[in-house]
C1' cells in the first nucleotide's frame, strides 16, 4: 500500500462491483435440454365441426351423451436435429498440461458459403395401438396389424476410392503433384400452401479440431544411478493421421551432474498486488486452455464423447422393498445437514443479448438479464449555513481573592432543503417479428414506411408541499507517531508492534476531562510486497565482524597475446508475420460527479521469418614472438630419497680410589645407600639427539627442513637470445602430499614421560611441586587425513611515489659503486579501511578462474550416506529458544600488571585496649511500656551541653472536643483579676469575700459562653525536598573558551623530563589562555619597636608594717591591647638550563609552609536527619489532638564498643613546702569566724569583678611500708548521717564507721601518637535545684624515646598496561546437582499409509478364434483365446503416528 477476508464497537442514504479461501464432505424438494405434425403412423387428452340421441324451454338456443381424425392441434410412439454446447469444479496432473513460436510432403470437420453434377426403380420389416401373458416396483415377455426424410437390395456414376501401364514438373531423407490410358468399388428422400425446404456425390471455402517439435515454465542431491516396448531396424495390424500405439523377428541402444530416476507440492496463463525499477507474492472475480463429473474400468452411439443431468461392469454410501428383486448420484440455479473465524433467496422473466429446434408462430433455456440479504471492497452525498460574549451555569485543570479550557461551541435570531416524508407526474432500454403498403429490378429478395411486444417498475427521473427537522462514530495521546492533565491502583490490577511501563506523586494500568487522526466508518488480527544493498543481475562480502579450500598437481568447463583473410553463430539495424480480447497507460466520450463504463491511441520490452552491416566475441585458413616452454653458460640452499663416520652430553656394566650421606624442595618427605651409595678414576656397551656457528639468515607447494660427508633426484635464480610458435591462466569432480597424538604388524628402547604409584601441598588436591615408571618417543612397512595446517590474507597477471637494511646473480679489475634481476625485512606517499591497521610480498586499482558466508544458542549435534581395524573423519539439517550474539576503539573502574610518589601506612620506639571490678552506650530478651532515631570503615560517653515530677514522644488509669496555645467573624453575658472554703490521685468541679477599666455614649480594650472558619499532630514517607551534617580528605585534584586532531564516542591542554607539601613552579610541547580547588589574604602563638599605664607592675626615690606595691610616686621592666617591624632562598658556598635543592653557613627570637586554628574543588556513598526548624504528598479529626495521676525510658541468663580505677616500691601512706593558665560568679562566688571527724551548718567582710572570691596537682623535703593478695586495689554490702528539691521507694548525689570482691599486666587480635608532641598531673567552664560527669570542651604542669628504610600490610595521587568488568571485582561468569516445564535423538514392540514387485483369481467390454443351435441368407447365441478395473495371498523396500526405558538440549527462580 494491497485483500474474495474475519473479529470488536458503531451505522443515514445512494451508484458500481464481489460474496464456501475449509469437507471433489452428504444432499429432502423444485427447476436447469429440448423441440420439430411442412418426415410419419396415429389420436390419449382439449378445442371446432358434422351427425344421431335425451334434457330444460312456446322457441332461438343451452347442457348432458354417442360417434365421425374432418378441423385447429396434439400425450405416447417411430423418424431428423440437438443433447460434446452454455454452465459447475480445480481432485488429478511436473506433465507438450500450459505460454511462446514453428510444423503436418502424415490428418479429420456436422451445421455455414461457394461451385458442379444428380435423385430411376424396388423390396422386406418395425414401434405406437391392439390381445394375452410375467413382476410389490423398477420394468418386462410373447402374438396379430402398419407407416416414413427409418431400414436394405438394384440402376446409374467420377476431377471419390483401390490396382495396373506410362509422360511431365518440383521437393524436405522417407517423397510430394500434374496428365493419359485400362479395369474394379461406392449415392440419393421426401415435403408443399407451388412461392421453396430438405436429400446424395466431388471439389473448394470458412470453422472447429487432433498430432510433431524448439524454447520457457516448482524444492529437495541427506534422491546418483535409471530403463525390457525399454533404444533402433525393416515387416505386418491398427488409427482420421504420424509413430512401439501394438505384435513377430533382428540389433543393444536410450536417458543421466546443463541433475536423468525417485520423493514432496502444485491445474497452466492473460493477468494481480506491491516496487523506482530489476524483482516477490498471489492467479478470487473476467477471458483463453487443460483435468473432472459418487470412486475405478469399459466401451457404444455420433461430425464430433469414451460423454455432469448417456450405457455396462465392479466398489463404497444412500434409500425403496411384497426380501424374489429393484433405485440414485447438485464440482448446473436456489436450498438442507456437516466443517468452519467465515461467505447470500428454496426469488421474477425470457422484456433484451445469446443457444437448440422449426419455413415461421413459437416452444425450452437457473446461459442471460434483473430484483433480495451482507458497509465485504470502490466511488459520491449528507448529518446543515451565517450572525450570536460580560466568552454564561455545570463539568476538568491550576502557581487557586484569580486564571485557563470545553467555547461560537450552545441558547437566540435569520437562511437553505441535498437527504427524509407526502402528493403528482413519469422515462431511456424496443430493435422489429408475422403482416401490410410502396420502391428497385435480375421475381424472390433488398430497401423504406407503418406494424404487437417491459421482468426490472410506478424504478430512476422531475415537480409541488413540510420542515434543521430524521442522521457520527471508532482508535489514539512515553518514543518511533499527530495529540496531556487530574484522580483511582501500587511489581496488585493490568498494559505491550520493537524499546519498554507498573514496587505511594504512573502523559505508558483503569476511570475523566481535554486533544489528535481517520470518518459511515474505526480498530485489532491473518496473509503479500516494501522498506530490506538483510541472497546483492540491477546491488554485497570473506587479515580482526559469518566467511579463502591445509597443499600441490590436474579433467570437465570458465577465461584468453598479435598481425591479416573468409564466415556471419551470437551482436547491431531496416522490413514482415505474430504476440486474441479484457486489464494497466494516455486523449475524448457516456451516465448531475465520482467509481463505473465506451471509443480511439499506445503498450504488449517476446517469439519467428526475412533482407544488410562486421567494429567486438564465436568458427576457420594464414603469419608474428612480448606469453609460455625447451637449449647453451653460471650460481644457490637447514629441498627431498638412501649409505657411511664423528664427538660431546646420559644411562648401564665392569674393576679401582673413596666413606656416609646422596638426592630433592619454598620447606620437606617418597626414594637412593654401610649387601659401599653420591663424588671420582678407567675400559666397554646402548640408543637418542647434534652444543658452538645461529641472524629481522636459507630452501621447500604446503606441512616441513640443521653434525660431517658420499652418491642418486628435483626445484630456484641468473645469464644469452639458439629452437617451438599462444602450446596458456583458473580449477568442481579426481588423484596425490599432508605437524603432532593415535591405529596395526615386526624390530628397538639411552632420555623424556600420558596412564598408574609413591611423598607432598591443601579444608579437599583424582592439580600444579617431588620420587618412581608403562604404552609411547627411534627404525620398517601399512592405516588414519586433522590442527590457532596462521600471513587467521586462495591463484594468475597488468598498473600506482619514496628512504633504508639483508640473501642469491648479473655489469665490474676492485675491499668501492647512480644500475639491473629474483627473494627476504623495516619505515612512509597516494588510496584503502568501521576502526585498529594495510601499503609494490597491498588490505590500493584492474582483470580471469575456484572455494567460502547470510543474526546467537541448538551444532559441527542428530538421522541419512560415504570413508576408517578402532578412535574417528567428511558431508550435514531440524524442532525449540533469545534480542541479542559479534568487531575495532573511547572513558572510567579494577588486577594475588608495571614504573614514579605520599601519609603514625609499615618499620623504629612510648603508652594503651582485648583479661578483672565499676561507670557509660548498644544489641539481644524481658514487659503494660522498656518511646524514637544512629548501624562497616563514616552507628555505639552518638542526637543527649545533665530521664527522680517535668522533661517525655512510650505503657495504665481519669478527663477535654472551638479544644492545653494563637487569628477572623456573629450574637450573648460580664471589667479583667481573683484571696479564701469544700470534694477529688490529680485535671477538674463547686462556693466565693473582694474589685468596678476606657468612651466622642454609638461602643471600644480584656475576658467568659455559644455557633463557625481556620486548630492540633515528636503521627508515614530523609527513596518527594530545603536547610545542615559525617566520608573520601586539606587527598591534588575537577572543568572551560577557543584551536588543533579524530567518521565518533573522544583526545589535546592536564602528556614528557626535572621540581614541589601542592596540576607548586621551570623547561618541552598543537596549543593559547581561564575558572573551582593548592598557596596568599584572616585569628592565635614566639622576638622587637611606638602609643597608653587602671584594678595590674614595682627599677630608681620617699614613707609605713610582724609582713605584704600597703601609701605617695614612677612610665623604666612585667603584664595588658592597639598599631607596625620582621623570614623573602633577600645574602654566601656547592649541585643545577631553570624551577629549585642543599649546607649543625652567616645573620637573626624565628629559616626554607616557624607552630595551631579557621577555611573542605568537580563529585561519590538515593550515607545521616520529615524527632532541632521548614517543607511536598499521605493519613487521624469525642482522637494517632489535648490535660492529669502513677509507672517506664534506670528490668537482666547474656554479647559487644567506648571509658574509668587498679593489680603496686618511677608505688602506697603520713607530714612538710613550693609554682599555673584559663574561665565563672549576686536566688551567685563566698574570705573569716565558729561548731562537727566529715559532708556540711550558722554568723559573717567582701565582689556584677585585671580590686572580692572558686583555687592546684603532680614535683621537692622527711619518715614509714619491703613484695604480700599486702599499709596494693577498692567492687559489694551493713550501718549512720549531710544537701538539693513538693517529692530522692522504683531512681541523686556526697560523708563517716564498717566490710574488703575480682584483679599479681591480660589469647588469637587491636589502637593513639613525630615535639612542648606521647605519658603523666590537677585546673576551669556548659548543661545544672540536685546529679548518676569516670562523658564533652577548655586551661596550664612536669615532660621523653623512636623514624635504618620503603620489600611487605592499608589508603590515596600521577603515567602505562590487560579486561568478557560500566550495579564498574562485594563485578562478570563456568559446569554437575536438586526442582518444574518445553521441544526433540535412540528404542524391544504395536499400529497405519502410499507407490511398487511376484504369484493366483478375474466383471463389463473391444478385438480374434470358432460357431453341431437360431436364420433362407446377411448374420447371431454359445464357447474360447488375450487385455484389464476390482479381489486375494507373499516376501521386501520407503514414509508416518505411537511406546516402557534412555541420552543430551532449551527455558525457568
Nucleotide at each position: 500500500g494491497a485483500u474474495g477476508a474475519a473479529c470488536g464497537c458503531u451505522a443515514g442514504c445512494g451508484g458500481c462491483a464481489g460474496g464456501c479461501u475449509u469437507a471433489a464432505c452428504a444432499c429432502a424438494u423444485g427447476c436447469a435440454a429440448g423441440u420439430c405434425g411442412a418426415g410419419g403412423g396415429g389420436c390419449a387428452g382439449c378445442a371446432u365441426u358434422g351427425u344421431g340421441a335425451g334434457u330444460a324451454g312456446c322457441a332461438a338456443u343451452a347442457c348432458u351423451u354417442a360417434c365421425a381424425g374432418a378441423u385447429g392441434g396434439c400425450g405416447a410412439c417411430c423418424g431428423g436435429c440437438g443433447c460434446a454446447a452454455g454452465g459447475g469444479u480445480g481432485c488429478g496432473u511436473a506433465a507438450c498440461a500450459c505460454g511462446u513460436g514453428a510444423g503436418c510432403a502424415a490428418c479429420a470437420u456436422g451445421c455455414c458459403c461457394g461451385u458442379a453434377a444428380c435423385a430411376g426403380g424396388g423390396g422386406g420389416a418395425u414401434a405406437a395401438u391392439c390381445c394375452a401373458g410375467g413382476g410389490a416396483a423398477a420394468c418386462u415377455u410373447g402374438g396379430u396389424c402398419u407407416a416414413a426424410u427409418a431400414c436394405c437390395g438394384c440402376a446409374u456414376a467420377a476431377u471419390a476410392u483401390c490396382a495396373a501401364u506410362u509422360g511431365g514438373a518440383g521437393g524436405c531423407a522417407u517423397c510430394u503433384u500434374u496428365g493419359a490410358u485400362u479395369g474394379a468399388u461406392u449415392a440419393a428422400a421426401a415435403u408443399u400452401u407451388c412461392g421453396a425446404u430438405g436429400g446424395u456425390u466431388a471439389c473448394g471455402g470458412a470453422u472447429u479440431g487432433g498430432c510433431u517439435c524448439g524454447c520457457g515454465u516448482g524444492a529437495c542431491a541427506u534422491u546418483a544411478g535409471c530403463u525390457a516396448g525399454a533404444u533402433g531396424g525393416a515387416g505386418a495390424g491398427g488409427u482420421a493421421a504420424c509413430g512401439g500405439c501394438u505384435c513377430a523377428c533382428c540389433a543393444u541402444g536410450g536417458c543421466g551432474a546443463c541433475g536423468a530416476u525417485g520423493u514432496c507440492u502444485a491445474g497452466g496463463g492473460g493477468a494481480a498486488c506491491u516496487g523506482a525499477g530489476a524483482g516477490g507474492u498471489u492467479u478470487a472475480u473476467c477471458c483463453c486452455c487443460c483435468a473432472c463429473a459418487c470412486u475405478g474400468g469399459u466401451a457404444c452411439u455420433g461430425a464430433g464423447a469414451c460423454a455432469c443431468g448417456g450405457a455396462c461392469c465392479a466398489g463404497a454410501c444412500u434409500c425403496c422393498u411384497a426380501c424374489g428383486g429393484g433405485a440414485g448420484g447438485c464440482a448446473g440455479c436456489a436450498g438442507u445437514g456437516a466443517g468452519g473465524a467465515a461467505u447470500a433467496u428454496u426469488g421474477g422473466a425470457c422484456a433484451a443479448u445469446g443457444g437448440a429446434u422449426g419455413g415461421a408462430a413459437a416452444u425450452c433455456u437457473g446461459a442471460u438479464c434483473c430484483a433480495g440479504c451482507c458497509a465485504u471492497g470502490c466511488c459520491g452525498c449528507g448529518u446543515g449555513c451565517a450572525g450570536g460574549a460580560u466568552u454564561a451555569c455545570a463539568g476538568c485543570c491550576c502557581u487557586a481573592u484569580g486564571g485557563g479550557u470545553u467555547u461560537u461551541a450552545a441558547a437566540c435570531u435569520g437562511c437553505u432543503u441535498u437527504u427524509g416524508u407526502a402528493u403528482g407526474g413519469g422515462a431511456g432500454c424496443a430493435a422489429u417479428a408475422a403482416u401490410a403498403u410502396g420502391u428497385a429490378c435480375g421475381u424472390g429478395u433488398a430497401c423504406a414506411u407503418a406494424g404487437a411486444u417491459g421482468a426490472g417498475a410506478g424504478u430512476a427521473c422531475c415537480a409541488u408541499a413540510c420542515g434543521a427537522g430524521u442522521a457520527a462514530g471508532c482508535a489514539u495521546c512515553g518514543g518511533c507517531u499527530a495529540a496531556c492533565u487530574c484522580c483511582g491502583u501500587g511489581c496488585c490490577a493490568g498494559c505491550a508492534g520493537c524499546c519498554g511501563c507498573g514496587g505511594u506523586a504512573a502523559u505508558a494500568c483503569g476511570g475523566a476531562g481535554g486533544a489528535u487522526g481517520c470518518a459511515a466508518g474505526c480498530g485489532u488480527u491473518a496473509u503479500c510486497c516494501g522498506g530490506a544493498u538483510u541472497u546483492a543481475u540491477u546491488g554485497g562480502g570473506u587479515u580482526u565482524a559469518a566467511a579463502g579450500g591445509g597443499u600441490g598437481c590436474g579433467u570437465a568447463g570458465g577465461c584468453g597475446g598479435u598481425c591479416u583473410g573468409a564466415u556471419a553463430a551470437g551482436u547491431c539495424a531496416g522490413c514482415g508475420g505474430u504476440g486474441a480480447a479484457a486489464u494497466u497507460u494516455a486523449u475524448u466520450g457516456g451516465c448531475u460527479u465520482a467509481a463505473c463504463c465506451a471509443a480511439u491511441a499506445c503498450c504488449c520490452u517476446g517469439c519467428c521469418g526475412u533482407u544488410g552491416a562486421u567494429a567486438c566475441u564465436g568458427u576457420u585458413g594464414g603469419g608474428c614472438u612480448a606469453g609460455a616452454a625447451u637449449g647453451g653458460g653460471g650460481a644457490u640452499g637447514c629441498u627431498g630419497u638412501u649409505g657411511g663416520c664423528g664427538g660431546a652430553a646420559u644411562g648401564u656394566g665392569u674393576g679401582g680410589u673413596g666413606u656416609a650421606g646422596c638426592g630433592g624442595u619454598g620447606a620437606a618427605a617418597u626414594g637412593c645407600a654401610u649387601a659401599g651409595a653420591u663424588a671420582u678414576c678407567a675400559c666397554a656397551c646402548a640408543g637418542a639427539a647434534c652444543a658452538c656457528c645461529g641472524a629481522u639468515u636459507g630452501c621447500g607447494a604446503a606441512g616441513g627442513c640443521a653434525g660431517c660427508u658420499g652418491a642418486c633426484a628435483a626445484a630456484u635464480c641468473c645469464u644469452c637470445a639458439a629452437u617451438u610458435g599462444a602450446c596458456g591462466c583458473u580449477g568442481a569432480g579426481g588423484c596425490a602430499c599432508g605437524a603432532a597424538a593415535g591405529u596395526g604388524u615386526g624390530g628397538g628402547g639411552a632420555u623424556c614421560a600420558a596412564a598408574c604409584a609413591g611423598g607432598a601441598u591443601u579444608a579437599g588436591a583424582u592439580a600444579c611441586c617431588c620420587u618412581g615408571g608403562u604404552a609411547g618417543u627411534c627404525c620398517a612397512c601399512a592405516c588414519a587425513g586433522u590442527a590457532a595446517a596462521c600471513g587467521a590474507u586462495g591463484a594468475u597477471a597488468a598498473c600506482u611515489c619514496g628512504c633504508u637494511g639483508u640473501c642469491g646473480g648479473c655489469g665490474a679489475u676492485a675491499c668501492a659503486c647512480a644500475g639491473u634481476c629474483g627473494g627476504u625485512a623495516g619505515u612512509c606517499a597516494a588510496g584503502c579501511g568501521a576502526a585498529a591497521g594495510c601499503g609494490a610480498u597491498a588490505a590500493g586499482c584492474u582483470a580471469u578462474c575456484c572455494a567460502c558466508c547470510u543474526g546467537g544458542g541448538g551444532a559441527g549435534u542428530a538421522c541419512g550416506a560415504c570413508c576408517g581395524c578402532a578412535a574417528g573423519g567428511u558431508u550435514g539439517a531440524a524442532a525449540c529458544u533469545c534480542a541479542a550474539a559479534g568487531g575495532a576503539a573511547u572513558u572510567g573502574a579494577c588486577g594475588g600488571g608495571g614504573g614514579c610518589c605520599c601519609g603514625c601506612a609499615c618499620a623504629a620506639g612510648c603508652g594503651g585496649a582485648g583479661g578483672a571490678a565499676c561507670a557509660u552506650g548498644u544489641g539481644g530478651u524481658u514487659u503494660a511500656a522498656u518511646u524514637c532515631g544512629a548501624u562497616g570503615a563514616u552507628a555505639c560517653g552518638c542526637g543527649a551541653g545533665g530521664a527522680a515530677c517535668c522533661u517525655u514522644a512510650c505503657c495504665c488509669g481519669g478527663g477535654c472536643u472551638c479544644g492545653a496555645a494563637c487569628g477572623g467573624u456573629a450574637c450573648a453575658u460580664g471589667a479583667a483579676c481573683g484571696a479564701u472554703c469544700a470534694a477529688g490521685a490529680g485535671a477538674u468541679u463547686g462556693a466565693g469575700a473582694g474589685g468596678u477599666c476606657c468612651u466622642a455614649c454609638g461602643g471600644g480594650a480584656c475576658a467568659u459562653g455559644u455557633a463557625u472558619c481556620g486548630a492540633g499532630g515528636u503521627g508515614c514517607u530523609g527513596c518527594a525536598u530545603g536547610g545542615u551534617u559525617g566520608u573520601c580528605g586539606u587527598c591534588a585534584g575537577c572543568u572551560c573558551g577557543u584551536g588543533c586532531c579524530g567518521u565518533g564516542a573522544g583526545g589535546u591542554g592536564u602528556c614528557g623530563g626535572c621540581u614541589u607539601a601542592a596540576g607548586u613552579g621551570c623547561c618541552a610541547u598543537a596549543a593559547c589562555g581561564a575558572g573551582c580547588g593548592c598557596a596568599a589574604c584572616c585569628c592565635u602563638u614566639g622576638u622587637u619597636g611606638a602609643u597608653a599605664g587602671u584594678u595590674a607592675c614595682c627599677a630608681u626615690c620617699a614613707g609605713g608594717u610582724a609582713a605584704u606595691g600597703c601609701u605617695g610616686g614612677g612610665g623604666a621592666c612585667u603584664c595588658u591591647a592597639u598599631c607596625a617591624a620582621g623570614a623573602c632562598u633577600g645574602c654566601c658556598g656547592c649541585c643545577g638550563u631553570a624551577a629549585g635543592g642543599u649546607g649543625u653557613g652567616a645573620g637573626g627570637a624565628a629559616g626554607g609552609g616557624g607552630g595551631g586554628g579557621a577555611u573542605g574543588a568537580c563529585g561519590u556513598c538515593a550515607a545521616a536527619u520529615c524527632a532541632g526548624c521548614a517543607c511536598g504528598g499521605c493519613c487521624c479529626u469525642u482522637a494517632c489532638g489535648u490535660c492529669c495521676g502513677g509507672g517506664g525510658c534506670g528490668a537482666c541468663a547474656c554479647a559487644c564498643g567506648u571509658g574509668u580505677u587498679a593489680c603496686a616500691a618511677u608505688g602506697g601512706u603520713a607530714g612538710g613546702u613550693a609554682c599555673a593558665g584559663a574561665g565563672g560568679g549576686c536566688a551567685g562566688u563566698c574570705a573569716g569566724g565558729u561548731a562537727g571527724c566529715g559532708a556540711u551548718a550558722c554568723c559573717g567582710c567582701a565582689c556584677a569583678a585585671a580590686u572580692c572570691u572558686c583555687a592546684a596537682a603532680a614535683a621537692c623535703c622527711u619518715a614509714u611500708c619491703u613484695c604480700a593478695g599486702u599499709u596494693c586495689g577498692g567492687a559489694u554490702u551493713g550501718g549512720a548521717g549531710u544537701c538539693u528539691g513538693c517529692a530522692a521507694c522504683u531512681c541523686g548525689a556526697c560523708u563517716c564507721c564498717a566490710u574488703g570482691a575480682a584483679g599479681u599486666u591480660g589469647g588469637a587480635u587491636u589502637c593513639g601518637c613525630u615535639a612542648g608532641u606521647a605519658a603523666u598531673c590537677g585546673c576551669g567552664c556548659a548543661u545544672c535545684a540536685g546529679c548518676c560527669a569516670u562523658g564533652g570542651c577548655g586551661c596550664g604542669g612536669u615532660g621523653a624515646a623512636u623514624a635504618c628504610g620503603u620489600u611487605c600490610c592499608c589508603g590515596g595521587g600521577c603515567c602505562u598496561u590487560g579486561u568478557a568488568c560500566a550495579c564498574a571485582c562485594c563485578g562478570c561468569c563456568c559446569g554437575u546437582c536438586g526442582a518444574g516445564c518445553c521441544a526433540u535423538g535412540g528404542a524391544a514392540g504395536c499400529u497405519g499409509g502410499g507407490g511398487g514387485u511376484g504369484c493366483c483369481u478375474g466383471a463389463a467390454g473391444a478385438u480374434c478364434g470358432u460357431g453341431a443351435c437360431c436364420g433362407a441368407g446377411a448374420g447371431g447365441a454359445g464357447c474360447g483365446a488375450c487385455c484389464u478395473a476390482g479381489g486375494g495371498c507373499a516376501a521386501a523396500a520407503c514414509u508416518a503416528g505411537u511406546a516402557a526405558c534412555u541420552g543430551g538440549g532449551g527455558c525457568u527462580a
Molecule: small-subunit ribosomal RNA
Organism: uncultured Bacteroidales bacterium